[in-house]
RNA sequence: GGCCCCGUAGCUCAGCUGGAUAGAGCGACGCCCUCCUAAGGCGUAGGUCGCACGUUCGAAUCGUGCCGGGGUCG
Numbered sequence: 001g002g003c004c005c006c007g008u009a010g011c012u013c014a015g016c017u018g019g020a021u022a023g024a025g026c027g028a029c030g031c032c033c034u035c036c037u038a039a040g041g042c043g044u045a046g047g048u049c050g051c052a053c054g055u056u057c058g059a060a061u062c063g064u065g066c067c068g069g070g071g072u073c074g
Base pairs, nucleotide, nucleotide: 001073002072003071004070005069006068007067010026011025012024013023019057028044029043030042031041032040050066051065052064053063054062
């Protein structure tokens, strides 16, 4: 340098056949329970969907470029 895959909440990821409030588990915080803690129950917060541009009525989802990570070929 060519090609392929990945980049979504603090972490691990789903969603990627375009459709309207972006989700799960773990974690954090609060409350209940308990003598206390853990476990368990209920709830809350947390996201420019890597960045930019484009296509479209509408983009996490499609296209192009760039950035970062991984793999492979030379």
A computed fold for a 74-nucleotide RNA from Luteimonas sp. JM171, annotated as transfer RNA. Its Rfam family is "tRNA". Rfam links the family to the GO term triplet codon-amino acid adaptor activity. About the family: Transfer RNA (tRNA) molecules are approximately 80 nucleotides in length. Taxonomically the source falls in Luteimonas (Bacteria, Pseudomonadati, Gammaproteobacteria, Lysobacterales).